[in-house]
């Protein structure tokens, strides 16, 4: 850097330094010298992985581990029992690895559907509402 999967309407900020920008890009709309971004310190939120408990599935094959047995000896091969590997629910969160702490991922753009209201508004259209996508972020996994 790309790929796969999951989640993204909840939650959680103070200080120091610095000094003009920031909210990924574009368009909106916001935040910002009553100090942005950034760095550091302290604090907090959450629960993705990991950890603990319970349950389910699988227990043919495959992988890892404990034990037992056999063979052969270079400490390797084979067999058996058990546990784990997968999924769900719950828990702890301190001294495990991340992440996060303005606004729904701030909103929108592409596609499909809806039609109560608004627009001069019957239709079409736009606003609007619902669903899906795209893009992005974070985590986990395999390269």
């Nucleotide at each position: 850097u790309g790929c796969u999967c999951a989640u993204c309407g909840a939650g959680a900020g103070g200080g120091a330094c610095u000094g003009a920008g920031g909210g990924a890009a574009c368009g909106g709309c916001c935040c910002u010298g009553u100090g942005a971004c950034g760095u550091c310190c302290c604090g907090g939120c959450a629960a993705c992985c990991g950890c603990c408990g319970c349950g389910a599935a699988c227990c043919c094959c495959c992988c890892g581990c404990u034990g037992c047995c056999g063979c052969c000896c270079g400490u390797g091969c084979g067999g058996c029992c058990g546990c784990g590997g997968u999924c769900g629910c719950g828990g702890a969160a301190a001294c495990g690895g991340u992440g996060c702490c303005a606004a729904u991922u701030c909103c929108g753009g592409c596609c499909c559907g809806g039609u109560a209201g608004c627009g001069a508004g019957a239709g079409a259209c736009g606003c609007c509402c619902g669903g899906g996508g795209a893009a992005g972020a974070u985590g986990a996994g395999a390269a």

Predicted 3D model of a 143-nucleotide RNA (SAM riboswitch aptamer (S box leader)) from Nocardioides panaciterrulae. The prediction has a mean pLDDT of 78. Rfam family: SAM riboswitch aptamer (S box leader). Rfam's curators write: The SAM riboswitch is found upstream of a number of genes which code for proteins involved in methionine or cysteine biosynthesis in Gram-positive bacteria. The model forms 93% of the base pairs in the Rfam consensus.